This is a predicted structure of an 89-nucleotide RNA (c-di-GMP-I riboswitch aptamer) from Evansella cellulosilytica. The source organism's lineage runs through Bacteria, Bacilli, Caryophanales, Bacillaceae and Evansella. The model forms 90% of the base pairs in the Rfam consensus.

[in-house]
Formats: sequence, structure tokens, C1' cells
RNA sequence: UUUUGAUAAAGGCAAACUAUUUCGAAAGGAUAGGACGCAAAGUCAUGGGUCUAAAGCUAACGCAUUGCAAAGACCGCCAGACUACCAAG
Repeated sequence: UUUUGAUAAAGGCAAACUAUUUCGAAAGGAUAGGACGCAAAGUCAUGGGUCUAAAGCUAACGCAUUGCAAAGACCGCCAGACUACCAAG
């Protein structure tokens, strides 16, 4: 430098669920517990996808409400980009 990933080994992450939250409109996030799984389940919303629907627009209009709408969110959905631990070759 490169390839690979053992029922090894140092270390790591943490789904569902539960509690809290004077974070958020919501989706979702954060913290603590928890452990289904993960060899990039590390980082980046770049392309696709998914979730929400606030502003705004729209129908109606007295209010409530309907629909559209991402600049919000998810990388533990797929792809792409970047970086990295251990071990073996």
C1' cells in the first nucleotide's frame, strides 16, 4: 500500500421498548436504561426513497376545516463520496 473478516482478540455502536425532556408545529431529536442486531450501525441529505406538513398557497370561509407544499427529519432503506480500529494474508 492492498485484499479479506474467525464462533479468535483490544475496543466500539445500540433496534424495539421504558422513563425524562422549558428541544420541536409535527416527523423527529437529546439524555438515562435496554439489547434486536451491526465490520463501517463512523461522517456527509449528493441522487433515489420514506416520514411530517410549519411558513406559504388553495377550496371554503364567521371560526373550525380540506388539499397541495420542505427550506424540517430519517444515513439502523438503497446508491454515492470521505475517513477509521483490530486481526489475518